[in-house]
RNA sequence: CGCUUAUCAAGAAAGACCGAGGGACGGGCCCGUUGAAGUCUUGGCAACCCCCUAAUACAAGAGGGUGCCAACUCCCGCUACCGCAGCUGCAUGGCUGCAGUAGGAAGAUGAGCU
Numbered sequence: 001c002g003c004u005u006a007u008c009a010a011g012a013a014a015g016a017c018c019g020a021g022g023g024a025c026g027g028g029c030c031c032g033u034u035g036a037a038g039u040c041u042u043g044g045c046a047a048c049c050c051c052c053u054a055a056u057a058c059a060a061g062a063g064g065g066u067g068c069c070a071a072c073u074c075c076c077g078c079u080a081c082c083g084c085a086g087c088u089g090c091a092u093g094g095c096u097g098c099a100g101u102a103g104g105a106a107g108a109u110g111a112g113c114u
Base pairs, nucleotide, nucleotide: 002113003112004111005110006109007108008107013042014041015040016039017038021031022030023029025077026076027075028074043069044068045067048065049064050063052061053060073106078103079102080101081100083098084097085096086095087094088093
C1' cells in the first nucleotide's frame, strides 16, 4: 500500500515553542493574529484490542496498546422513494431546482489478514 470486519447523532482542552493556514478530495459553509497547521508537556473523553480483579459466561472497574478532544464523518456529492415549485408535453409522462427519508460510495478509527 492492499483485503476483511465493526463503529462513526454522544463525549472530551489547557500551557509552552512557532507563526498562516486548516476543516481528507470537489462544491458549499465555516474555523483561524482574541493565534491555523506542526512539535512538546500536562489533562480529559471513550471503551476497539490486551491484561488484571477472577474462577465458566455476562456486566462492571483498575492498568496497558491505540484512537479522539469546533461544527452529525460540518453539510452535500451516487441511487431509489416521497413532497413542493418551475419548464415541457398533454399520456398514466419527461426534465430541472429545493427539502425530507432510506441505502450506497468515499473517508476516519479499531481489530484481524496478505

This is a predicted structure of a 114-nucleotide RNA (SAM riboswitch aptamer (S box leader)) from Flavobacteriales bacterium UBA972.
It matches the Rfam family "SAM riboswitch aptamer (S box leader)". From the family's description: The SAM riboswitch is found upstream of a number of genes which code for proteins involved in methionine or cysteine biosynthesis in Gram-positive bacteria.